[in-house]
Predicted 3D model of a 67-nucleotide RNA (Fluoride riboswitch aptamer (crcB RNA motif)) from a Deltaproteobacteria bacterium.
The model forms 100% of the base pairs in the Rfam consensus.
Rfam family: Fluoride riboswitch aptamer (crcB RNA motif). For this family Rfam cites "Widespread genetic switches and toxicity resistance proteins for fluoride" (Baker et al., Science, 2012).
The organism belongs to Myxococcia, within Bacteria.
RNA sequence: AAGUUAUCUGGCAAUGAAGUCUGCCAUUAACCGCCCUGUAAAAAGGGAUGAUGACUUCUGCCUCAAA
Numbered sequence: 001a002a003g004u005u006a007u008c009u010g011g012c013a014a015u016g017a018a019g020u021c022u023g024c025c026a027u028u029a030a031c032c033g034c035c036c037u038g039u040a041a042a043a044a045g046g047g048a049u050g051a052u053g054a055c056u057u058c059u060g061c062c063u064c065a066a067a
Base pairs, nucleotide, nucleotide: 009026010025011024012023013022016058017057018056019055020054021053034047035046036045037044
């Protein structure tokens, strides 16, 4: 100096917050969405779902019903 592994810590998993769990990454990283049409590759056009990675709770938004 480089590489690998473990621990601690930090960050991240398409829209907010908290707890628990899971996974990923180590700053040249993880992550920054999906489907269809289209293209050499793009651009562009159209479409569907979701405040979760998963569970629980809260907040916001939308719909329906009751008081």